The RNA shown here (Guanidine-I riboswitch aptamer) has 141 nucleotides and comes from Pleurocapsa sp. MO_192.B19.

RNA sequence: AUUUGAGGCUUCUAGGGUUCCGAUUUAAGCUAUAUAUCUUAAAUGGCUGGUCCAAGAGAAGCGAUCUACCCUGAUCGAGUUUUGCUUGUAUUUUAUACAUAUGAUUUUGGUAGUACACGGCGGGAAAAAAGCCCGGGAGAU
Repeated sequence: AUUUGAGGCUUCUAGGGUUCCGAUUUAAGCUAUAUAUCUUAAAUGGCUGGUCCAAGAGAAGCGAUCUACCCUGAUCGAGUUUUGCUUGUAUUUUAUACAUAUGAUUUUGGUAGUACACGGCGGGAAAAAAGCCCGGGAGAU
């Protein structure tokens, strides 16, 4: 300097707007002395809310990947009393000491862990907006 990777899902939250519900206001209708209630329509999200959307750098959980150890089976290699067997020993508080093919590669299962992360403008969405998507982007260190 370049390239690749840093995953997925569920339920929530910060947050978000206004489809639907609700709320408020106005108008009309019913009643009718007049209000209230109810119905319809319109407007309002600097209307608390329900539905809805929602975090790479927010939460919890599940699972994936990878690493280490243990159990288990196999292959190669080595040793041997050779087609079989073995692949450390001693002590002991399962940890320590000594020693070195007691080596290497792997299957199934189990246990534990699985990090770090400053970040625009602008654009996108059939309700609309957002920490959603573009995006672990551009850029910065």